This is a predicted structure of a 375-nucleotide RNA (Bacterial RNase P class A) from a Longimicrobiales bacterium. The prediction has a mean pLDDT of 77. RNAcentral holds the sequence, with entries from ENA. The gene name in the source record is rnpB. The model forms 88% of the base pairs in the Rfam consensus. Rfam family: Bacterial RNase P class A. Rfam classes the family as a ribozyme.
[in-house]
């Protein structure tokens, strides 16, 4: 990188579709019957039944509902160019660095000349720097010798490391103000020269990143932005427990309302009337418990043939594949298949990971026996 309990069978199961039978109920009835049927039994079906990561919830959409004139500030993520894509932080394909002999691999890879900050230990010194060792003392300063002078002076030698001069060597460090090398020098030093790095312009070559000549500058502008910050782009917020439609029970409101209650109508009965309490029935809003939808046909797979360096696209064939309740997708046995051990070659024994869907896609990272492939 690829494939992933593997091919065939027998037998119990479970979940979910369809199809039958029996059927508690419940409608209608012209009382014979028909007609639907479980939150209920039952049978049957050559019906279907987890994955490459279903897993992390770490991006990106669909889709739902809710907010929203427009623009700016807060805040957040992205950050090399082309390209694919619904879309992305993915992915292909280039380009530059870094690492590897190579094949390859890896890489927040815009901006350090707009400003602000940081940089511990060490170390002379850490930012328009420094002199510990160490090198030179050419010149200036001391001391010896030797010529030469009456001496001063002079001239020649050697020394000293005092004044100074050096930044090439060592050392520190993550990082010391280009590198290599020739020259030059008392010693060094872009000092000066070649060549390699670099800055800046012009041209060529590329859509572009970016690459190449060529002039010119001794070199300026050291590093950290996953510090702050600048620049470009991009971002409304919550998620199917989203949201929808049905809708008991208690309770609330309205109506009607018993040959019952309580009260007024001058005292008492009875009738009649008018309030008020009322079981009952029917309506009503809200939307609980319940149910049903959302729910799986989809930016779907898989063959074919075309465009493309690919990522991926077009066009035509076929196919329909879990859909729940948070619970089902399972045990057992028998032949072969793979791997180890054993072997009297017939066997025997053991071993087959990681890990399991609940709105669905498109990635990313993690897991992960064995085998196969490539390097």
């Nucleotide at each position: 990188u690829g494939a992933g309990u593997g091919a065939g069978g027998a037998u119990c199961g479970c979940c979910g579709c369809g199809g039958g039978g029996c059927g508690a109920c419940g409608g209608c009835u012209u009382c014979g019957g028909c007609c639907g049927g479980a939150u209920g039994c039952u049978c049957c079906g050559u019906c279907g039944g987890a994955g490459g990561a279903a897993a992390g919830u770490c991006c990106g959409a669909g889709c739902u509902c809710c907010g929203c004139a427009g623009g700016g500030c807060a805040g957040g993520g992205u950050g090399c160019c082309g390209g694919g894509u619904a879309a992305c932080g993915c992915c292909c394909g280039g380009g530059c660095g870094c690492c590897g002999u190579a094949a390859g691999g890896c890489g927040a890879c815009g901006g350090a000349a707009a400003g602000u900050g940081c940089a511990g230990c060490a170390g002379a010194g850490a930012g328009c720097a420094g002199a510990c060792c160490g090198c030179c003392g050419a010149u200036g300063g001391c001391c010896c010798c030797g010529c030469u002078u009456c001496g001063c002076a002079g001239c020649g030698g050697g020394g000293c490391a005092c004044a100074g001069g050096c930044a090439a060597g060592g050392g520190u460090g993550a990082a010391a103000g280009g590198g290599u090398g020739c020259g030059g020098u008392a010693a060094g030093a872009g000092c000066g020269c070649a060549c390699c790095g670099g800055g800046c312009g012009u041209c060529c070559g590329g859509u572009g990143a970016c690459g190449g000549a060529c002039g010119u500058c001794g070199c300026a502008c050291g590093g950290c932005a996953a510090a702050c910050c600048c620049c470009a782009c991009c971002c409304g917020g919550a998620g199917c427990a989203a949201g929808g439609c049905c809708a008991a029970a208690c309770a609330g409101g309205g109506a009607c309302g018993a040959g019952g209650g309580g009260u007024g109508g001058c005292c008492c009965g009875c009738c009649c009337c008018g309030u008020c309490c009322g079981a009952g029935u029917c309506c009503c809003g809200g939307g609980u418990a319940g149910g049903c939808c959302g729910c799986u046909u989809g930016a779907g797979g898989u063959c074919g043939u075309c465009g493309g360096u690919g990522a991926c696209g077009g066009c035509g064939g076929u196919c329909c594949c879990a859909g729940a309740g948070a619970a089902a997708u399972g045990a057992u046995c028998c032949u072969c298949c793979c791997c180890c051990a054993u072997u009297u070659c017939g066997g025997u024994g053991g071993g087959g990971a990681c890990a399991g869907a609940a709105c669905u896609c498109g990635g990313c990272u993690u897991a992960u026996u064995c085998c196969a492939c490539g390097c």